[in-house]
This is a predicted structure of a 358-nucleotide RNA (Bacterial RNase P class A) from Desulfomonile tiedjei.
RNA sequence: CUGGGGGGGUGAGGCGAUCGCCGGCGUAACAACGCGGGAGGAAAGUCCGAACUCCAUAGGGCAGGAUGCCGGGUAACUCCCGGUGGGGGUAACCCCAAGGAAAGUGCCACAGAAAAUAUACCGCCUCCCGAAAGGGGGGUAAGGGUGAAAUGGCGAGGUAAGAGCUCACCGGUUCUCGUGGUAACACGUGAGCCUGGUAAACCCCAUCCGGAGCAAGACCAAAUAGGGAAGCGUUAAGGAUGGCCCGUCCGAUGCUUCCGGGUAGGUCGCUCGAGACGGCGGGAGACCGUCGUCCUAGACGAAUGAUCGCCACCCGAUUUGUCGGGAACAGAAUUCGGCUUACCGCCCCCCCGGACUC
Numbered sequence: 001c002u003g004g005g006g007g008g009g010u011g012a013g014g015c016g017a018u019c020g021c022c023g024g025c026g027u028a029a030c031a032a033c034g035c036g037g038g039a040g041g042a043a044a045g046u047c048c049g050a051a052c053u054c055c056a057u058a059g060g061g062c063a064g065g066a067u068g069c070c071g072g073g074u075a076a077c078u079c080c081c082g083g084u085g086g087g088g089g090u091a092a093c094c095c096c097a098a099g100g101a102a103a104g105u106g107c108c109a110c111a112g113a114a115a116a117u118a119u120a121c122c123g124c125c126u127c128c129c130g131a132a133a134g135g136g137g138g139g140u141a142a143g144g145g146u147g148a149a150a151u152g153g154c155g156a157g158g159u160a161a162g163a164g165c166u167c168a169c170c171g172g173u174u175c176u177c178g179u180g181g182u183a184a185c186a187c188g189u190g191a192g193c194c195u196g197g198u199a200a201a202c203c204c205c206a207u208c209c210g211g212a213g214c215a216a217g218a219c220c221a222a223a224u225a226g227g228g229a230a231g232c233g234u235u236a237a238g239g240a241u242g243g244c245c246c247g248u249c250c251g252a253u254g255c256u257u258c259c260g261g262g263u264a265g266g267u268c269g270c271u272c273g274a275g276a277c278g279g280c281g282g283g284a285g286a287c288c289g290u291c292g293u294c295c296u297a298g299a300c301g302a303a304u305g306a307u308c309g310c311c312a313c314c315c316g317a318u319u320u321g322u323c324g325g326g327a328a329c330a331g332a333a334u335u336c337g338g339c340u341u342a343c344c345g346c347c348c349c350c351c352c353g354g355a356c357u358c
Base pairs, nucleotide, nucleotide: 001354002353003352004351005350006349007348008347009346010345013311014310015309016308017307018306019305021038022037024035025034026033027032040329044340045339047338048337049336050335051334052213053212054211055210064209065208066207067206068205069083070082071081072080073079084098085096086095087094088093099204100203104202105201106198107197108196121144122143123140124139125138126137127136128135129134152170153169155167156166157165171194172193173192174191175190177188178187179186180185217268218267219266220265227259228258229257230256231255232254233253234252235251238250239249240248241247275294276293277292278291279290280289281288282287313326314325315324316323317322
C1' cells in the first nucleotide's frame, strides 16, 4: 500500500430565536402564568422465555407440541458464555437441529443391470450347438460403464475365472481395560464386526409444557328496562284460614324509599424496575457481589412538531469569494430478558494474508 476477519460506538447533529402539542409540579382556581420532562437501537416482527392478572386448582393417562454433545450463566429460555466433535477457509475466523438408521415402516429424481432379503449391460471363465461368424446354458462381480451415492481400501494367497473366500497392514465401528479431563471426549491397548444414505420422513428414547392475556383484571357509578326488600294505599273479581262476616296471609296492582348487579362515563392497573450510570472487587467469559449517584414518556380519535438564522458532516460546481443539493431504517402503548429482520454515513480497537521498502 492492498485484500480480508472479529468487536464496539454514534444515529436530520450543535447553538440561538419565534410559534405550537402531551403529561407533571407550583401560583392560581372555567381562563392564565412560571418551572421542569417528552421515542429507538431496533420502539418493528410478535418468534421464544418470564413477571403480573384472571379462570373451571390444572393429580394420573391419552392426544398434541417443544427441546436433544458437555459444563457453566440466568428469575427463566429454544437465549448467552466456555469447551468437545464435525464441516468450510492459506489464515484471522466462520457455520452446525450435534440422541437413535443393528426396533419397525417408508423414501432415494435422472442415469444405470441393480438404490438394498436383491441384481448383471459390456467384460472374464466354463459347458453345449455350430465349419466359422455366432447363438444358448451356467459361474463371477476383479475390470469397464451409470450415478450425489454401488456393499471398506490395498497387497498376497487362492481360483476355471473371481470374490473378506482366507491372511497381513490400513480405515471405520461396538465393547473391555489403562491414562488424562468435572464432563462431552481424546490418546493408547485388546477382542468382536465390516451393516449404503435419509429421523427440520413416520417412528423410538429422554426431558419439559393447564389456558387466556393489560381489550388481563380491580374499584366508583348517571339514565332506561328488568329483579329483590320495606312502607303506605287499592282489590269489583281470585286462593288459604273459617259455618258466615270482619280480620290476617298469599296473589294482583299504584306510589315512595332502599338494595343488588350493571351500561355510558370516570379512577386504578401505569411505570421505582430481575432499573440506569459510575467506581471497586471476583471470574477465562457469559455474569456475579458491593458502594455511590440518579429518576429518565405514560397517551387513550392517541403528544413528542414547524419555521428562520449561524456553525458542523457528505456530494457536485466554482472566478476559491461562494452557490446548489443530500442526510438511512423506522416510530412507544403493561413491563422486562433474548432472538430475528430493516438501516444513510462516519469514527475507534484488535487480528490474518499478500506485495514492496528499510

Description: Model confidence (mean pLDDT): 77 of 100. It matches the Rfam family "Bacterial RNase P class A". By type it is a ribozyme. Rfam links the family to the GO terms ribonuclease P activity, tRNA processing and dimeric ribonuclease P complex. From the family's description: Ribonuclease P (RNase P) is a ubiquitous endoribonuclease, found in archaea, bacteria and eukarya as well as chloroplasts and mitochondria. The sequence was found by an Rfam model in a public genome assembly.